[in-house]
Context: one part of a larger RNA
């Protein structure tokens, strides 16, 4: 000089955009953040009906979206391959969707318990659950062509055989089930190369490293399990030990490096703290579940209830970092044929010079060089065209009016806001650091190695342009300046 999520003194008129716990992944009081479908079921309430409304079985979402960087030095990430996988829901295009049964929660009676909740027995539906019948395609297994091979395996075709589906709804237009394919998207997994610091860490490793058969998995694979064989990393730094989420980017620089990883995008972890698995197309699930452990509650002591690293807001820590707001109008998401319900995403307000950018705090005229301050060689200088006077204009704000686009077929939080017109009126509106030299800018007092200055040389011990104060000067500006970090 340049940059910051900055903080700190002093000072402070408006807008526009953007930013706002970097510490204690410490604890949290309230509330809100995931629901939806009555066109899947029976039911109960209100209602005179229409319609509403409730709990409960079912379905679909709660694995998206939101948030923190603890962990991790790893195929975690970037990048470039690769082959042995899965895909709810969309898309196309195909062939079904037949006949039948038991329960079951809601309810009713009886009950146990402070609560949380629960026991029993009675009857009830259904796109909840079961048998069963079909099976073009699909899965096993046999046989056979073909091709490939040294020969099997393997891929294609054909044939026999066996095995396995469905569910209805309504407003009658449709919207669903079910198999099997094809895509589309998302996603699992392997590999190359890259991606920190320590040798004052030199030897690491027994499911280790190979190999056969097997179990598991969507799916390869020591992922696991048996036998086998004794291997495999390592100074091209294994192993330990510290640190660290990484990219894209961001500062910085002429570059070339260096430093970083807020804010916005990707991708990984994690959800109090460790462990499990279930359900599911998908999870080992922040706002589910089970166990165990710290906390914190409640309790009739027999026992239960909790998890803000989601929006706000609270104490605690700190130099420090905001509103317990408004709405779903847009956008986009879950559900639903749909009307629409639900959305602390998200859009918008609030608060904050925390940045960045604009714009104002007046223009023009005004010499007696007014008056006071300052210094003076006592003649004057100097502040200073400043002021004041006089002509004038009205950005900003104030006050009235009038009024969007964002959304149209209809809906507008924002918001009677941008914005646009009129009116009055210089009115509302400047600080801040510095003048020894580097460095633009000087004098008088005061002080006397004291009192302080100071980034670095140094400055102060009676004539200090270096302390302190005026005065006058330089710089930069709603900011100035110190401090801290990077480059």
């Nucleotide at each position: 000089g340049a940059a910051c999520g900055a903080a700190c003194g002093c000072u402070g008129g408006c807008g526009g955009c953007a930013g706002g716990c970097c510490u204690a992944a410490c604890a949290c009081a309230u509330g809100c953040a995931a629901g939806u479908c009555g066109a899947g079921c029976g039911c109960c309430c209100c209602g005179c009906a229409a319609g509403g409304g409730g709990a409960g079985c079912g379905g679909c979402a709660g694995a998206c979206g939101g948030g923190u960087g603890a962990g991790u030095a790893a195929c975690g990430c970037g990048u470039g391959g690769g082959a042995a996988c899965c895909u709810u829901c969309c898309u196309g295009a195909u062939g079904g969707u037949a006949c039948g049964g038991a329960a079951u929660a809601g309810c009713u009676c009886a009950g146990g318990g402070a609560a949380a909740c629960u026991u029993g027995a009675g009857g009830u539906a259904a796109u909840a659950c079961c048998g069963c019948a079909u099976a073009a395609g699909c899965c096993g297994c046999g046989c056979u062509c073909u091709u490939u091979u040294a020969a099997u395996c393997g891929a294609g075709g054909g044939u026999g055989u066996g095995g396995g589906a469905a569910a209805g709804a309504u407003u009658u237009a449709u919207c669903g089930c079910c198999a099997a394919c094809a895509g589309a998207u998302g996603g699992g997994c392997c590999c190359g190369c890259g991606u920190a610091g320590g040798a004052u860490u030199a030897g690491c490793u027994a499911g280790u490293u190979g190999g056969u058969g097997a179990g598991g998995u969507a799916a390869u694979g020591g992922c696991u399990c048996a036998c086998c064989a004794a291997g495999g990393c390592g100074a091209c730094g294994a192993u330990c030990c510290u640190u660290a989420g990484c990219u894209g980017g961001u500062u910085u620089g002429a570059g070339a490096g260096a430093a970083u990883g807020a804010c916005c995008a990707g991708c990984c972890a994690c959800a109090u703290u460790g462990g499990g698995a279930c359900u599911g197309a998908g999870a080992c699930a922040c706002g589910g579940c089970c166990c165990a452990a710290a906390c914190u509650c409640c309790u009739a002591c027999g026992g239960g209830a909790g998890g803000c690293a989601g929006c706000a807001g609270u104490g605690g820590g700190g130099a420090a970092u905001c509103u317990u707001g408004g709405a779903c109008a847009a956008u986009g998401g879950g559900c639903g044929c749909a009307a629409g319900c639900c959305u602390g995403a998200u859009c918008c307000a609030g608060c904050c010079a925390u940045g960045c950018c604009g714009c104002g705090u007046g223009a023009g005229u005004g010499a007696c060089g007014a008056a006071g301050g300052u210094c003076u060689u006592c003649g004057g200088a100097u502040u200073g065209u400043a002021a004041a006077g006089c002509u004038c204009u009205u950005u900003u704000g104030c006050c009235a009016g009038g009024g969007a686009c964002g959304a149209u077929a209809a809906u507008g939080a924002c918001g009677g806001u941008a914005c646009c017109u009129g009116g009055a009126g210089a009115a509302u509106a400047a600080g801040c650091c510095c003048c020894g030299g580097c460095u633009a800018a000087c004098u008088u007092c005061g002080u006397g190695c004291c009192a302080g200055c100071a980034g670095c040389c140094g400055c102060g011990g009676u004539a200090a342009u270096a302390c302190g104060a005026a005065g006058g000067g330089g710089g930069c500006u709603a900011g100035c300046g110190u401090u801290g970090u990077u480059c």
This is a predicted structure of a 487-nucleotide part of an RNA (small-subunit ribosomal RNA, 5' domain) from a metagenome. The coordinates come from a structure-prediction model, not an experiment, and the mean pLDDT is 86.